[in-house]
A computed fold for a 144-nucleotide RNA, annotated as FMN riboswitch aptamer (RFN element). The coordinates come from a structure-prediction model, not an experiment, and the mean pLDDT is 77. Its Rfam family is "FMN riboswitch aptamer (RFN element)". Gene Ontology term of the family: FMN binding. It was read from a public genome assembly, where an Rfam model found it.
RNA sequence: ACACGUGCUCCGGGGUCGGUGAAAGUCCGAGCCGGCGGUGACAGUCCGCGACCCACGCGCCAGACGAGCGAUCGUCGACCGGGUGGUUGACCUGGUGGAACUCCAGGACCGACGGUGAAAGUCCGGAUGGGAGGAAGUACGUGG
Numbered sequence: 001a002c003a004c005g006u007g008c009u010c011c012g013g014g015g016u017c018g019g020u021g022a023a024a025g026u027c028c029g030a031g032c033c034g035g036c037g038g039u040g041a042c043a044g045u046c047c048g049c050g051a052c053c054c055a056c057g058c059g060c061c062a063g064a065c066g067a068g069c070g071a072u073c074g075u076c077g078a079c080c081g082g083g084u085g086g087u088u089g090a091c092c093u094g095g096u097g098g099a100a101c102u103c104c105a106g107g108a109c110c111g112a113c114g115g116u117g118a119a120a121g122u123c124c125g126g127a128u129g130g131g132a133g134g135a136a137g138u139a140c141g142u143g144g
Base pairs, nucleotide, nucleotide: 002143003142004141005140006139007138008137009136010134011133016030017029018028019027032121033111034110035049036048037047038046044109045108053086054085055084056083058081059080063076064075065074066073067072091107092106093105094104095103113125114124115123
């Protein structure tokens, strides 16, 4: 130097114009955005993972109730942490090619929860959070 493992650091999109209206970044028209790994060749729609949500154990614990003269003991247990399981949206046609639901052409479709003067992928909030994972740096360990 190389490979692998662990810790730390780092990283994650999008509301623009017009219309209606008392009121809309939420409705209507046209635009805008697309987490991570995989794949016979590049993916929002394939396969899988993550985030939101739900359930059930576990840990911790505020507190409540009961027993006791008391020290104390017993039962329940919000929040929080972590684990397991569940849930969780959407694509076709043609072309090129050895190979593409991934490229090219065309036409479609999808996007958690709570909030809101009116219904949200894009605004506000939980979230200065979590996170699959990536590899730029660094430290330690292992290997031949």